[in-house]
Context: one part of a larger RNA
RNA sequence: GAGUAGCGCAAAGUAUGUGAGAAACAUACUCACCGGAAGCCCAAGGGUUCCUGGGGAAGGUUAAUCCACCCAGGGUAAGGCGGGACCUAAGGCGAGGCCGAAGGGCGUAGUCGAUGGACAGCAGGUUGAUAUUCCUGCCCCGUGGAAAGUCCGUUAUCACCGAAGGGGUGACGCAGUAAGCCAGGUGGAUCCGGGUGAUGGAAGUCCCGGACCAAGGGUGUAGGCAUAUCCUCCAGGGAAAUCCGGAGGAAUGAGCCGAGACCUGAUGGGGAUCUCCCGUAAUGGGAGAGAAGCCAUUGACGCUCCACUGCCGAGAAAAGCCUCUAGGGAGGACUAUUCGCGCUCGUACCCGAAACCGACACAGGUGGGCUGGCUUAACAGGCUAAGGUGAGC
Numbered sequence: 001g002a003g004u005a006g007c008g009c010a011a012a013g014u015a016u017g018u019g020a021g022a023a024a025c026a027u028a029c030u031c032a033c034c035g036g037a038a039g040c041c042c043a044a045g046g047g048u049u050c051c052u053g054g055g056g057a058a059g060g061u062u063a064a065u066c067c068a069c070c071c072a073g074g075g076u077a078a079g080g081c082g083g084g085a086c087c088u089a090a091g092g093c094g095a096g097g098c099c100g101a102a103g104g105g106c107g108u109a110g111u112c113g114a115u116g117g118a119c120a121g122c123a124g125g126u127u128g129a130u131a132u133u134c135c136u137g138c139c140c141c142g143u144g145g146a147a148a149g150u151c152c153g154u155u156a157u158c159a160c161c162g163a164a165g166g167g168g169u170g171a172c173g174c175a176g177u178a179a180g181c182c183a184g185g186u187g188g189a190u191c192c193g194g195g196u197g198a199u200g201g202a203a204g205u206c207c208c209g210g211a212c213c214a215a216g217g218g219u220g221u222a223g224g225c226a227u228a229u230c231c232u233c234c235a236g237g238g239a240a241a242u243c244c245g246g247a248g249g250a251a252u253g254a255g256c257c258g259a260g261a262c263c264u265g266a267u268g269g270g271g272a273u274c275u276c277c278c279g280u281a282a283u284g285g286g287a288g289a290g291a292a293g294c295c296a297u298u299g300a301c302g303c304u305c306c307a308c309u310g311c312c313g314a315g316a317a318a319a320g321c322c323u324c325u326a327g328g329g330a331g332g333a334c335u336a337u338u339c340g341c342g343c344u345c346g347u348a349c350c351c352g353a354a355a356c357c358g359a360c361a362c363a364g365g366u367g368g369g370c371u372g373g374c375u376u377a378a379c380a381g382g383c384u385a386a387g388g389u390g391a392g393c
Stems, first nucleotide, its partner, number of pairs: 012030006031390004039370004045350002049348001050074006059067002079140002081346004086117002091112003097106003121138005141342006148335005160328002165324005173311004179304003184298005190211006196204001212269002216264003223257003229250006236244002273289006312315001356365002372384004
């Protein structure tokens, strides 16, 4: 320079409280803003920022009794959620091997590697802070045992188990239409609870509020697929095969997939409202009881389902599962009941952000899911519910 620029887009007001001190902290009321977000939930990333108590030097673009700051204490609970003890993709590493002055490069068998495949949990309650993890209720998976029942087998086989091998399945593109549904929404004169005009009317077309529930089990519908099965034969599937494949014959819709609805789960949960108790500076906290649960209409980009139809650019792999033998093999399989067991890592909190990436509490950037109502073609624009916020002078 200069107490100058600036204090980082934005709505606050009043009262009460706390306190040494209040425009900014707490509480209440009014007002305003977002509402395909400025709400809610994950992934990545961060790494205690979460909760409680205390603090007031520094950080906070002002103040601060406040904080994502400082101090102390606490908090993350899993057979079923996600990862590993399963599988493979791009790609990485790579025994031997090949190559190269050296360092090293490539690559077989393998071994890693999810953004994919496979795989058994839902509803409610609870804490100051975790919950598909704790608790309650109802289920499921794997594995071991017990005692039952049914069935089969044991002098070489058809009990049963069963590959690191064979076969099938897993297994996949894009576009388009329709149907059947569910979630969700709306309305109700119907149902339930509460309120109710001092003055004519209220046995009300009055006012306010509510009108639900999963996995699992049973059933197997709308719809879709389809030849199952039996007999004979066979130079294929690098051994074998009853499996797959090929040829011939017999018979015939047998079977498979499958939303939803319904029954159960539920004598449970939740539920408007009501009652009682306690208590604060204030919001409040705790306990108990607990009604109705229907009708109509709308309706998806969700499910049936990449199912069907069409098209050309012709649209992963492996494990798993089923089956076949090779092989093992004397007791075994199945059904219902019952009693045990079930390893390891993550789990707090932020997540269109003051907690991530941007040197900052930065008008920028950040993948996925949910996203109600009125208007509307609409995830546009406007207003609004739930919920959140009033931007640190």
A computed fold for a 393-nucleotide part of an RNA from Aminivibrio sp., annotated as large-subunit ribosomal RNA, domain III. Its Rfam family is "Bacterial large subunit ribosomal RNA". Its family is annotated with ribosome and structural constituent of ribosome in the Gene Ontology. Its mean pLDDT, the model's own confidence on a scale to 100, is 82.